[in-house]
The RNA shown here (c-di-GMP-I-GGC riboswitch aptamer) has 89 nucleotides and comes from Thiobacillus sp.
The model forms 91% of the base pairs in the Rfam consensus.
It was read from a public genome assembly, where an Rfam model found it.
The coordinates come from a structure-prediction model, not an experiment, and the mean pLDDT is 84.
RNA sequence: ACCGAACAGGGCAAACCCGCCGCGAGGCGGGGACGCAAAGUCACCGGUCUCAUUUCGCCCAUGGCGUUGAGACAGCGGGACUGCCGGCU
Repeated sequence: ACCGAACAGGGCAAACCCGCCGCGAGGCGGGGACGCAAAGUCACCGGUCUCAUUUCGCCCAUGGCGUUGAGACAGCGGGACUGCCGGCU
């Protein structure tokens, strides 16, 4: 560096429920396990989502979409950094 069939110690925890925080996406804690060998960390690239849109544009127009701004998701993909056990070399 590559691999995860078996071994050891184990680790994390989706949906859902409860509490708290947030306008919201969602977050944190407890319960709970669908899954996970990086389901550890980081919003750098793409993506999805939320709120606003006072800028600008479009439209089938009292709104919608794009744009723009501020955010969320690391369990969507890529990337960066770090790491347990074993196998292989």